[in-house]
């Protein structure tokens, strides 16, 4: 120097859907890492905290989008969209090629 990491330590970023029952709280169920956990409250899921997932090697996640084809009871899948348009890191450590140098055979 470049590569690179299911690794640490501190920062940050995010989203919570479908479905029965039912007016709404609510109880079941289903996909999923993850489907509001637990304080506070001016009662708005507002504020802080957690769990989980994601941090530029960034499809976590947001537009687009009440998009388009399969597909399902619906979400969810799978494909497009997509080389789109946004989106949150620094630093410490192991690894590993390279060249340099020293010392040993």
């Nucleotide at each position: 120097g470049a590569c690179a990491g299911c690794u640490u330590u501190c920062g940050g970023g995010g989203g919570a859907g479908c479905c029965g029952c039912a007016g709404c709280a609510g109880c079941g169920g289903c996909u999923g890492a993850g489907a509001g956990u637990c304080a506070c409250u001016u009662c708005g899921a507002g504020u802080g905290a957690g769990a989980c997932c994601c941090c530029u090697u960034g499809a976590a996640c947001c537009u687009g989008a009440u998009a388009c084809g399969g597909u399902u009871a619906g979400c969810a899948c799978c494909g497009u969209c997509g080389a789109a348009g946004g989106g949150a890191g620094a630093a410490a450590c192991a690894g590993c090629c390279a060249u340099u140098c020293a010392a040993g055979c």